[in-house]
C1' cells in the first nucleotide's frame, strides 16, 4: 500500500434492526453453609450527569465523529487503533 477480520461495564465474551443498560463466565461485595476455612449454594454488581438526607428514580454513554431509521451495539460515511494474510523498499 493491498485484502480480511475486530474494538461491548474490573476481566473475558454472547448479542436477528424493537423489554439489551446489555446474556453466559472470571473477579469483586453481601449472605447461607462450616468451629473456622476452602468448596457450594443465594442475592448484588459499569460509568457521567441531574433530582433526593437515604433508598432509589430520571437521563446519556457500547473506539471517536457524523448519517439513515418511529426505533441502532447492530445498517451506511469517515477517522483511531489491534489482529491476520499477502506484497513491496531497505
Nucleotide at each position: 500500500g493491498g485484502a480480511g477480520g475486530g474494538g461491548u461495564g474490573g476481566c473475558c465474551g454472547a448479542g436477528u434492526g424493537g423489554u439489551u443498560g446489555a446474556a453466559g463466565g472470571c473477579g469483586c461485595c453481601g449472605g447461607a453453609u462450616u468451629c473456622g476455612a476452602a468448596a457450594u449454594c443465594c442475592g448484588g454488581u459499569u460509568u457521567g450527569c441531574g433530582u433526593g438526607c437515604a433508598a432509589a428514580c430520571g437521563u446519556a454513554a457500547c473506539g471517536c465523529g457524523g448519517g439513515u431509521u418511529c426505533g441502532a451495539a447492530u445498517c451506511c460515511c469517515g477517522c483511531c487503533u489491534c489482529c491476520u494474510c499477502c506484497g513491496c523498499c531497505a
The RNA shown here (transfer RNA) has 90 nucleotides and comes from an Alphaproteobacteria bacterium. It was read from a public genome assembly. The coordinates come from a structure-prediction model, not an experiment, and the mean pLDDT is 80.